Predicted 3D model of a 162-nucleotide RNA (c-di-AMP riboswitch aptamer (ydaO/yuaA leader)) from a Chloroflexota bacterium. It matches the Rfam family "c-di-AMP riboswitch aptamer (ydaO/yuaA leader)". Its family is annotated with cyclic-di-AMP binding and regulation of gene expression in the Gene Ontology.
RNA sequence: AUCGCAGGCCCGCCUAAUUCUCUGGCUCGCGCCAGAGGGCCGGGGGAACCAGUUCGGGGGCGAAUCGCUUGCCGGAAGUGUCCGCACCAGCGGACCACCGUCCAGGCGAACGGUGCUUCCGCCGUAGCCCGUCAGCUAACCCCGUCGGCGUAGGAAGAACCU
Numbered sequence: 001a002u003c004g005c006a007g008g009c010c011c012g013c014c015u016a017a018u019u020c021u022c023u024g025g026c027u028c029g030c031g032c033c034a035g036a037g038g039g040c041c042g043g044g045g046g047a048a049c050c051a052g053u054u055c056g057g058g059g060g061c062g063a064a065u066c067g068c069u070u071g072c073c074g075g076a077a078g079u080g081u082c083c084g085c086a087c088c089a090g091c092g093g094a095c096c097a098c099c100g101u102c103c104a105g106g107c108g109a110a111c112g113g114u115g116c117u118u119c120c121g122c123c124g125u126a127g128c129c130c131g132u133c134a135g136c137u138a139a140c141c142c143c144g145u146c147g148g149c150g151u152a153g154g155a156a157g158a159a160c161c162u
Base pairs, nucleotide, nucleotide: 011150012149013148014147018039019038020037021036022035023034024033025032026031041144042143043142044141045140050135057133058130059129060128061127065109066108067107068106069105070104071103073100074099075098078096080095081094082093083092084091085090110125111124112123113122114121116157117156118155119154120153
C1' cells in the first nucleotide's frame, strides 16, 4: 500500500417506535446488555347529549380501500348448441349463458412513501389482533415505544445544518 474478517461511529429513510436517570453486569478498547422509572411521541377503553347498529355477527391497529375486467374453482339447471348410448322415456359429457366466495393477474379511482411544498417520474395498497363485545364521549382507566432499509429520482422554492 492492497485485500479480507470482526467490532464501533457518522449521515439519510420507512415506522408512534426516540431520549434521559438510577442499579447491576460485559469489553483490551470503541462501546454494549439486563432490570426499574420518567419525558416526548402513538394507540385503545370509558358518561350525559346526540347518533345509530347487530342478532346472517361485530370491532381494532395500519396508507393498505373501492370499482370494472380476465382466469381458476364451485353451484344450480336454461324447453341454447354439439357428441355418445338408447331408439320408448331418457341418461352421461363438453361448450355457451347465469350466480357465488377465496385465490392469481390487468386497468382505473382514492389513499400512502420518495426530509417540507408544487410538478414530473418511480414505488406500495400488506400483515396482524380482539373474541359475541366496544359509536361519539368530560372525569377516569389501560397499553405501545418494535422492526426493517441505503450513495441516496429530477426541476423549482423554502427551511435547516456544516
Background
The source organism's lineage runs through Bacteria, Bacillati and Chloroflexota.